[in-house]
Context: one part of a larger RNA
RNA sequence: UGACGGGGACCCGCACAAGCGGUGGAGCAUGUGGUUUAAUUCGAAGCAACGCGCAGAACCUUACCUGGGUUUGACAUGGAGAGAAGUUCCGGUAAUGCGGAAUGUGCCCUUCGGGGAGCUCUCGCACAGGUGCUGCAUGGCUGUCGUCAGCUCGUGUCGUGAGAUGUUCGGUUAAGUCCGGCAACGAGCGCAACCCUCGUCCUUAGUUGCCAGCAGGUUAUGCUGGGUACUCUAGGGAGACUGCCGAUGUGAAAUCGGAGGAAGGUGGGGAUGACGUCAAGUCCUCAUGGCCCUUAUGCCCAGGGCUACACACGUGCUACAAUGGGUGGUACAAAGAGUUGCGAGGUCGCGAGGCCAAGCCAAUCUCAAAAAGCCAUCCUCAGUUCGGAUUGGAGUCUGCAACUCGACUCCAUGAAGGUGGAAUCGCUAGUAAUCGCGGAUCAGCAUGCCGCGGUGAAUACGUUCCCGGGUCUUGUACA
Numbered sequence: 001u002g003a004c005g006g007g008g009a010c011c012c013g014c015a016c017a018a019g020c021g022g023u024g025g026a027g028c029a030u031g032u033g034g035u036u037u038a039a040u041u042c043g044a045a046g047c048a049a050c051g052c053g054c055a056g057a058a059c060c061u062u063a064c065c066u067g068g069g070u071u072u073g074a075c076a077u078g079g080a081g082a083g084a085a086g087u088u089c090c091g092g093u094a095a096u097g098c099g100g101a102a103u104g105u106g107c108c109c110u111u112c113g114g115g116g117a118g119c120u121c122u123c124g125c126a127c128a129g130g131u132g133c134u135g136c137a138u139g140g141c142u143g144u145c146g147u148c149a150g151c152u153c154g155u156g157u158c159g160u161g162a163g164a165u166g167u168u169c170g171g172u173u174a175a176g177u178c179c180g181g182c183a184a185c186g187a188g189c190g191c192a193a194c195c196c197u198c199g200u201c202c203u204u205a206g207u208u209g210c211c212a213g214c215a216g217g218u219u220a221u222g223c224u225g226g227g228u229a230c231u232c233u234a235g236g237g238a239g240a241c242u243g244c245c246g247a248u249g250u251g252a253a254a255u256c257g258g259a260g261g262a263a264g265g266u267g268g269g270g271a272u273g274a275c276g277u278c279a280a281g282u283c284c285u286c287a288u289g290g291c292c293c294u295u296a297u298g299c300c301c302a303g304g305g306c307u308a309c310a311c312a313c314g315u316g317c318u319a320c321a322a323u324g325g326g327u328g329g330u331a332c333a334a335a336g337a338g339u340u341g342c343g344a345g346g347u348c349g350c351g352a353g354g355c356c357a358a359g360c361c362a363a364u365c366u367c368a369a370a371a372a373g374c375c376a377u378c379c380u381c382a383g384u385u386c387g388g389a390u391u392g393g394a395g396u397c398u399g400c401a402a403c404u405c406g407a408c409u410c411c412a413u414g415a416a417g418g419u420g421g422a423a424u425c426g427c428u429a430g431u432a433a434u435c436g437c438g439g440a441u442c443a444g445c446a447u448g449c450c451g452c453g454g455u456g457a458a459u460a461c462g463u464u465c466c467c468g469g470g471u472c473u474u475g476u477a478c479a
Base pairs, nucleotide, nucleotide: 001479002478003476004475005474007473008472009471010470011469012468013467015463016462019427020426021425022424023423026318027317028316029315030314031313032312033311034309035308042053043052064304065303066302067301068300069299070298073127077126078125079123080122081121082120083119086103087102088101089100090099091098107116108115109114129293130292132291133290134289138287139286140282141281142280143278145276150189151188152187153186154185155184156165157164158163169180170179171178195270196269197268198267200238201237202236203235204234205233206232209228210227211226214225215224216223241264244258245257246256247255248254320420324379325378326377327376328375329374330373336367337366338365341360342359345356346355347354348353386417391412392411393410394409395408396407397406433455434454435453436452437451438450439449
């Protein structure tokens, strides 16, 4: 100087407390461990691995296993020789100039001999290739403490020196934020602001949006003429700064209350992550040193596996019901996506869906029905008209192909489950809870992920305690 302490002081955080809803019990989905297996490819491991890499394993992917095949190679560059390339047919599960047959002569230059580009084959040699190892050789990227308020430097001063000071102290703040003081005076990276978005107003523009007034028309609808007021869209601006008033405070910083205001003290949300820590993670994104393989640890193909199943754990979904279940009627979103696409409408089917097909490269058309809600009605406390697992049968769609191993529909079946022990998690407001909608990936496949809106709470006395963090101080058998 740090680190540590079941030392001290101060402060903060859904850390506790106050509340609301979960997990832990059940069934299923998904990931992991374990076990099994020819293989169940590999990585991730307290927080910070475990719906993680995977924004989507039937084949492909795919790295694994079994079998078959190949050796200048699936791919790149260089040499020599030959031929255009290619197309079609037969054999083979497939792979493969592996075997056979047929066809075919293009482009550019030309002195008509030929040369060149591109592509294919043969010969071997340099080499290619490796998701093989090392993340404790590395770059890059990422997690984490933590959006915590810290981390440092120059000069000066003090100290023999390591170092200290500044950065400590008194207030204050979300903040090393600001003020006062001070052997310090300044500065840098962080904080804040600048950026995006939501909330109010003004202005410009008015189609594909909108419809107040006017006119026309309809069973009805901005449907039509027309208009651009309103909504909205998207450009530009205004607005919030403790600016104003009062109180407290050191005539400070600031705090508390108030006014005005759409918004008040960082207005809400996002992006933004200092010096560093964990030899944290990744050599299987990529890049890369070294090591290793080179008729194989490379490459091609078929089938299988990654989907196994006594069990254990994590994360979720659906429930156990009446604040509910069923049936019918009726209302209100936002944000997105669409031409190998979204598909209105018609028609067939109980349905998944099939057939025909308008419009739309989209403020125009379509996906699209929002659902909880409201109204009416049945059910009346039961393993039930709760719950839907499982199983049998019949189908639909995608795709070369749903057996291993897809999703969905219909009929039948109707398991566990009556609110879950110890323990444990999330959340402070348009939040939790609850309800549906969309998107990426994607032929098909979501209860996951990423977004969108609808309805919409309870509680916070407070900091004694648990956990994590910050500052100062103290002790030290630690470095």